About this RNA: Bacterial RNase P class A from a Gammaproteobacteria bacterium, 358 nucleotides, folded computationally. The sequence was found by an Rfam model in a public genome assembly.
RNA sequence: AGAGUCGGCUGAGUAAUCGCGGAAAUCUGAUUUGGAUUUUCGAGGAAAGUCCGAGUCCGGGCUCCACAGGGCAGGGUGCCAGGUAACGCCUGGGAGACGUGAGUCUACGGAAAGUGCAGCAGAAAGUAUACCGCCGAAGCAAAUUCAGCAUCGGUAAGGGUGAAAAGGUGUGGUAAGAGCGCACCGCGUCGAUGGCAACAUACGGCGGCAAGGUAAACCCCACUCGGAGCAAGACCAAAUAGGGGGGCAUUGAUGUGGCCCGCAUUGUCCCCGGGUAGGUUGCUUGAGGCGUAUGGUGACAUGCGUCCAGAUGAAUGAUUACUCACGACAGAACCCGGCUUAUAGGCCGACUCUCUAU
Repeated sequence: AGAGUCGGCUGAGUAAUCGCGGAAAUCUGAUUUGGAUUUUCGAGGAAAGUCCGAGUCCGGGCUCCACAGGGCAGGGUGCCAGGUAACGCCUGGGAGACGUGAGUCUACGGAAAGUGCAGCAGAAAGUAUACCGCCGAAGCAAAUUCAGCAUCGGUAAGGGUGAAAAGGUGUGGUAAGAGCGCACCGCGUCGAUGGCAACAUACGGCGGCAAGGUAAACCCCACUCGGAGCAAGACCAAAUAGGGGGGCAUUGAUGUGGCCCGCAUUGUCCCCGGGUAGGUUGCUUGAGGCGUAUGGUGACAUGCGUCCAGAUGAAUGAUUACUCACGACAGAACCCGGCUUAUAGGCCGACUCUCUAU
């Protein structure tokens, strides 16, 4: 100097004028709860992710069913240990794969419980085979040798096909071969050592050992799972037609995913028609944000300090001047913890590789 990897911050700024919503105080008016002034606070790192084809959601708090139990089906997760209210999240390890590396990714339990699948090619695709071959016997043929034809027997080392063909290399042996024997490797299993564990070991013993792959196929195993949702729910006010018709009925019906049992209640379901849809609350102090100290590899925990939006046809906008990096994705609606997706430009830190100079 260049190229990368990981992590973090920001998200136009400054000044002036006018204008929005909440809270507090003061003044005024009103009995129909309004108006004025002052002070103060006021959208995110994702506020986005109901459905509809492209991303998509998980976990809770809270409210109600409801006094709410058990099972089946069904769903979710899937290495180990921690963190957390909890999770499919996060942290740290292990194994595997990728990368020169810093690092990144993993749908990571089980194939010896069973079933299924693997096109084409190939003789044959799983306790599966003999196409070409190799060897032997006697027969035909042949002057001997060599070599040829067909039959029978042995063979799976060599060749071919394929992503994959009964583990690999070497050696001995054999009629020719083959873990058939042996050595090393690989594989399985037992032990020892280290580690909480997953696992690791260039350690040791035993075993010729293949019954391969695939579970993001069905399945098996372990753990786990009520439902609906602030348009939940509670209160107040007002209005109407406490209307009309039909079905089932305690051996029934209803009760917030399906089925069964249990439990509770004693009515329940469908159709037609009519009225109201206004206000208050829920509504913002939370497993909260930020800073700091201690402990921890870390996620995080504890202590101290400090900060805090509640709209409801929907609040922070408009104008002017200057500056430069010329401004991206995009607006809370009950509240949090995560994940995912979108993101112009600017800045910071640590680490890796290459080149050059000293």

Rfam family: Bacterial RNase P class A. Rfam's curators write: Ribonuclease P (RNase P) is a ubiquitous endoribonuclease, found in archaea, bacteria and eukarya as well as chloroplasts and mitochondria.
The model forms 97% of the base pairs in the Rfam consensus.
Taxonomically the source falls in Gammaproteobacteria (Bacteria, Pseudomonadati, Pseudomonadota).